[in-house]
RNA sequence: CCCUUAGAGUUUGAUCCUGGCUCAGGAUGAACGCUGGCGGCGUGCCUAACACAUGCAAGUCGAGCGAAGCGCUGUUUUCAGAAUCUUCGGAGGAAGAGGAUAGUGACUGAGCGGCGGACGGGUGAGUAACGCGUGGGCAACCUGCCUCAUACAGGGGGAUAACAGUUAGAAAUGACUGCUAAUACCGCAUAAGCGCACAGGACCGCAUGGUGUAGUGUGAAAAACUCCGGUGGUAUGAGAUGGACCCGCGUCUGAUUAGGUAGUUGGUGGGGUAAAGGCCUACCAAGCCGACGAUCAGUAGCCGACCUGAGAGGGUGACCGGCCACAUUGGGACUGAGACACGGCCCAAACUCCUACGGGAGGCAGCAGUGGGGAAUAUUGCACAAUGGGGGAAACCCUGAUGCAGCGACGCCGCGUGAAGGAAGAAGGUCUUCGGAUUGUAAACUUUUGUCCUAUGGGAAGAAGAAAGUGACGGUACCAUAGGAGGAAGCUCCGGCUAACUACGUGCCAGCAGCCGCGGUAAUACGUAGGGAGCAAGCGUUGUCCGGAUUUACUGGGUGUAAAGGGUGCGUAGGCGGAAGAGCAAGUCAGUAGUGAAAUCUGGGGGCUUAACCCCCAAACUGCUAUUGAAACUGUUUUUCUUGAGUGGAGUAGAGGUAGGCGGAAUUCCCGGUGUAGCGGUGAAAUGCGUAGAGAUCGGGAGGAACACCAGUGGCGAAGGCGGCCUACUGGGCUCUAACUGACGCUGAGGCUCGAAAGUGUGGGGAGCAAACAGGAUUAGAUACCCUGGUAGUCCACACUGUAAACGAUGAUUGCUAGGUGUGGGGGGUCUGACCCCCUCCGUGCCGGAGUUAACACAAUAAGUAAUCCACCUGGGGAGUACGGCCGCAAGGUUGAAACUCAAAGGAAUUGACGGGGGCCCGCACAAGCAGUGGAGUAUGUGGUUUAAUUCGAAGCAACGCGAAGAACCUUACCAGGUCUUGACAUCCGAUGCAUAACACAGAGAUGUGUGAAAUCCUUCGGGACAUCGAGACAGGUGGUGCAUGGUUGUCGUCAGCUCGUGUCGUGAGAUGUUGGGUUAAGUCCCGCAACGAGCGCAACCCUUAUUGCCAGUUACUACGUUAAGAGGACUCUGGCGAGACUGCCGUUGACAAAACGGAGGAAGGUGGGGACGACGUCAAAUCAUCAUGCCCCUUAUGAUCUGGGCGACACACGUGCUACAAUGGCGGUUACAGAGUGAGGCGAACCCGCGAGGGGGAGCGAACCACAAAAAGGACGUCCCAGUUCGGACUGCAGGCUGCAACUCGCCUGCACGAAGUCGGAAUUGCUAGUAAUCGUGGAUCAGCAUGCCACGGUGAAUACGUUCCCGGGCCUUGCACACACCGCCCGUCA
Repeated sequence: CCCUUAGAGUUUGAUCCUGGCUCAGGAUGAACGCUGGCGGCGUGCCUAACACAUGCAAGUCGAGCGAAGCGCUGUUUUCAGAAUCUUCGGAGGAAGAGGAUAGUGACUGAGCGGCGGACGGGUGAGUAACGCGUGGGCAACCUGCCUCAUACAGGGGGAUAACAGUUAGAAAUGACUGCUAAUACCGCAUAAGCGCACAGGACCGCAUGGUGUAGUGUGAAAAACUCCGGUGGUAUGAGAUGGACCCGCGUCUGAUUAGGUAGUUGGUGGGGUAAAGGCCUACCAAGCCGACGAUCAGUAGCCGACCUGAGAGGGUGACCGGCCACAUUGGGACUGAGACACGGCCCAAACUCCUACGGGAGGCAGCAGUGGGGAAUAUUGCACAAUGGGGGAAACCCUGAUGCAGCGACGCCGCGUGAAGGAAGAAGGUCUUCGGAUUGUAAACUUUUGUCCUAUGGGAAGAAGAAAGUGACGGUACCAUAGGAGGAAGCUCCGGCUAACUACGUGCCAGCAGCCGCGGUAAUACGUAGGGAGCAAGCGUUGUCCGGAUUUACUGGGUGUAAAGGGUGCGUAGGCGGAAGAGCAAGUCAGUAGUGAAAUCUGGGGGCUUAACCCCCAAACUGCUAUUGAAACUGUUUUUCUUGAGUGGAGUAGAGGUAGGCGGAAUUCCCGGUGUAGCGGUGAAAUGCGUAGAGAUCGGGAGGAACACCAGUGGCGAAGGCGGCCUACUGGGCUCUAACUGACGCUGAGGCUCGAAAGUGUGGGGAGCAAACAGGAUUAGAUACCCUGGUAGUCCACACUGUAAACGAUGAUUGCUAGGUGUGGGGGGUCUGACCCCCUCCGUGCCGGAGUUAACACAAUAAGUAAUCCACCUGGGGAGUACGGCCGCAAGGUUGAAACUCAAAGGAAUUGACGGGGGCCCGCACAAGCAGUGGAGUAUGUGGUUUAAUUCGAAGCAACGCGAAGAACCUUACCAGGUCUUGACAUCCGAUGCAUAACACAGAGAUGUGUGAAAUCCUUCGGGACAUCGAGACAGGUGGUGCAUGGUUGUCGUCAGCUCGUGUCGUGAGAUGUUGGGUUAAGUCCCGCAACGAGCGCAACCCUUAUUGCCAGUUACUACGUUAAGAGGACUCUGGCGAGACUGCCGUUGACAAAACGGAGGAAGGUGGGGACGACGUCAAAUCAUCAUGCCCCUUAUGAUCUGGGCGACACACGUGCUACAAUGGCGGUUACAGAGUGAGGCGAACCCGCGAGGGGGAGCGAACCACAAAAAGGACGUCCCAGUUCGGACUGCAGGCUGCAACUCGCCUGCACGAAGUCGGAAUUGCUAGUAAUCGUGGAUCAGCAUGCCACGGUGAAUACGUUCCCGGGCCUUGCACACACCGCCCGUCA
């Protein structure tokens, strides 16, 4: 230089930061779940180094030896007797059998002997070690077989196994006697500096020493066989190979392991070994190791490498390779070149087996295999064909090494499960807004191919060095032909992270979940289905490791407030260190050389059809060692220097420290005087003190402690800390000077010192104060706060303790980096008469720029910028706890965990809400008033209870005379009983048509049965309307969910607020605007301002009311006229259109503003009164029962209908009203004055009847005409005389009236009689600020009838408001906050 370095979710209402947790990736000797076609290459007990049945894993050599057996050959012997011949007597003598003997054999195998069983194979228990890695040393060593070289092999001897016999024993195994061989064994001879001893000289080195060599003495060899080629033997030397030993460096955790060590460290003599050495022994000395971590404890085989990572690192040590260790456990040696020996020996131990009980046998951590353990890991296979190993001269034998096969998707790699065409976009499935969409070119269907597969045929390489022979794998790979898409797809996921969505089921259940979190009736998060996404013969889960995690930070972090600066200094080790010159070369840099095994990784090639895999080459292995050089930097040695540091000299400020002495004020106590009834204390009191004289006051005395004013973000000190005055002793600082030393410095683990208060010990002292304690209060309690007392203690001396929010929450030191302004202590300059002023050093404050910071903030006294050293931190809780150690008299301090648990804990800042925080302001909010409620009776609503049902809803304000502007039936939704099932209501289809009215009967009625007149309406004459019957689509539901919704409404609140665009500020949430100064009913207006504008609200526009002008007017009105008719347009009135009010005018105040106050005029004056009108939003507020509506539910019923009942019940509780309790009143007669309404299924006059409700009657009026309709309180007169009344009217009885099919449950009214509670209402609480409250009557809606309710109307007509401290509600600003479902919050403790 190139290459390389990815993040996300989760704390919050939101933000930034800190910080943990979690995820996405890769890997695995893996396991588990579901699934599974083929092949290649790898790989497979991680647990019990647990125990092992069975078979195999180390033998071989007859060319070392003897004997034996077997075969063959020869000889001999005993049998035997074939062919043939025959004189039939026999001759003949073969094959064959037995014995003996000789020879022979590529035969067998026990024994002696040789070589090999120390390799190969397994395992990782032990081991923290020179065990391993790396690099060296060996002048301190060994090395069989192999290679080379030199020399030699003469001649003897005695045994022994086998074998035979006897004998012990169950066996294993022996014992004794006798015989025998060797390449077995033993002397003798010979032997070269081969060994040893003595002594000589030469050369060399690295200390001991080494090399070569002359001499003397002494010691040690051998084995034969032969094909005559050779093979083997002995000695010595050299080589090669393999090994032993030693050293430098590296190699886990714990200090809650700090001291360890007696053969220990060294020396001398001796022994031992292949060899150095305390390796062993005797003696001597007292050393040796350790904070650079000894010793001890725990864990662990080490490495090449493997996994991960950008790298640095971190983790691992399966397979393959190197080393080590081990072979049931422990110990020991023997043999041998080599072992202290996996398939050898001995002993001990445990276990297993055999046994005749006396004794014996065994060792799978070799290959298979078994049991066991475990989540879990394979065949009791084939072959020595290849590669290699042992023996042999060789043939050959042996070889569970090895080569192969088998099993397992355990991993990596490759292939396949078809390909092309194919829209009626089939059927089926799913969803649906019912139109369709999707599955989906997917399938079917057509054409085609043949990898894998199946069948048949052929058929390897691997086998070499000239020829031959030899193949477990294997009739395998491969090739050819044929067949036919035929046999071959699953798993996980689909809320975010994270690619992929719907339906149904379920209903905080069942379940899911890696984190956040889903599920309580519309779940994309559970289960299923359809669809989709991702991987794919696999896919998920779990475990483990690295990564992400810069979350241990070397690369690459921090410590004011998030975790984190030691309480302070002195100082040891250590770390770091000023200027100039010179030398050296340890660090450093460069070159060269050796090494860094192979395999692995990387690059380039090559071979299996490709790949995995394998082979070749290169590079790399960043390391270590040696050597040569360089000299800038560090180091080291040395020579100098003065600026760091120190010393000297001259000044100077100070509550710096220690000791001693002195002083006054005050408290308390004691004594005495005066003096009398209280004092004291508190929110208020009481305990307490006081007539035995307190408190108050005066005088005298005692004693202790602390030092007012000065006094100051002033001074001093390292910190803690230090304050009256004087004296003595004493530490440090600062300034000036520049004489001296010459880097003497900084920091500082351990260590040591000091170290507030409280506490402890001993001895003093003790006035005040005051834990504990006592009493009094407060309180539900009050082991507290308040009060009265009061002991330790506070004080002194000596000793201990050693901690604090020991704080600037900020370690020490040094340099550098804008300013301004105070203050303390010095020095200098100018000018001097003194100040002022300027410069400078050291301290101590404030403000502030750059910079830093998450922000707050810090800012020359840094939290800026650099350097050095120390201390400390690594999520919250558990916990500064437990255990252990150390310290302490004790209290306790110091050091300091884990299990378990959570997904946060936390910092700073933001917006809200909140505060028994602050400021400003408003409201019938309080206050000031008036009238009430709460007590009584009653009406009505609600709760509760009751009931067959007492239908449902409304629930603090903001439910409760509310939905309901009116439940006897109906209404009605509820209950009981009786009925209907395409339905009481709507649409569609078909058929029929006398549909239907009326009447009779049964019935509680619905309904049913029967008789059945008249024969309707429209018509294009087809029919339709209408009705009945039938089938099914469907109707119907006041059934559920107001927490699925629309719409509507309440409430904060008619409160003055709520926002936006652009700009600006801030990393950001956000801020600004909207805050500030005034003002207003008002975010109303003015001014100012990093803001400038705008929107929804406020106000105005609308209605009504108050005045008036004009015009018009009948049914209104009347100057006229009156019986009526008429006339008029003045007045009252009605309607329409205008005018009028705007702080417009004047004055004062105010900032020259907005505005406020006062005044004039005016019917009205500062939004004139009243209404309609309700911002962004809050309360999952109310309503599915006004209506509409999603989803769910019912469908001979949760629908429809009828009768009766209920909604009206009644121990009780609450809300809202009415009527009262009386004299401002009741009663009686008499007499005035409204407004606004309503009326045809109606209002209903006059008149008559009735005590009355009412009845008769019917004029008039669709209403400015007529009626309801009498207004009442009021006025005047009379009576009652303070009482349960001539108040009050409930309840009840009787008699009536009205409405209505019907007043029993359950209406209203009237008359007579009866005449209850109640004498002004506890705690508490409501309304109202003017035509208002209070009081009086009138009308209307609903309605057949039914109002004390509701809505509207007028009559009469007050009192009070000082004011904003308090209660309630609200607005703005500010402050605090651990709240944000927001104080009805959060949260702590105890108990269950």
A computed fold for a 1392-nucleotide RNA from an uncultured bacterium, annotated as small-subunit ribosomal RNA. RNAcentral holds the sequence, with entries from Greengenes.